[in-house]
Record summary
The RNA shown here (transfer RNA) has 72 nucleotides and comes from Candidatus Iainarchaeum sp. Its Rfam family is "tRNA". From the family's description: Transfer RNA (tRNA) molecules are approximately 80 nucleotides in length. Gene Ontology term of the family: triplet codon-amino acid adaptor activity.

RNA sequence: GGGCCUGUGGUCUAGUGGUAUGACGCCACCUUCACACGGUGGAAGUCAGCGGUUCAAUUCCGCUCAGGCCCA
Repeated sequence: GGGCCUGUGGUCUAGUGGUAUGACGCCACCUUCACACGGUGGAAGUCAGCGGUUCAAUUCCGCUCAGGCCCA
C1' cells in the first nucleotide's frame, strides 16, 4: 500500500428501515439480629465520527477513526 471483518450503557450482548433487548455490575427499598441469596423498583446509551439516501437509519451507501485477520 491492497482486501476482508468488527465497533450498541461500566462490561458482555440481541436487534436485516418504524423511537434499542437481555445478562452481569451499580443505586434504593423489601427480606435478615447482620451478611449472603432472593424479590421489587431505578439510574446509566451522541448505537465510533462526519456526510448521503429515505417520511423515517443501529440497520442501506460513501469517507474517516480505532481494533483484528490475510496479501504484498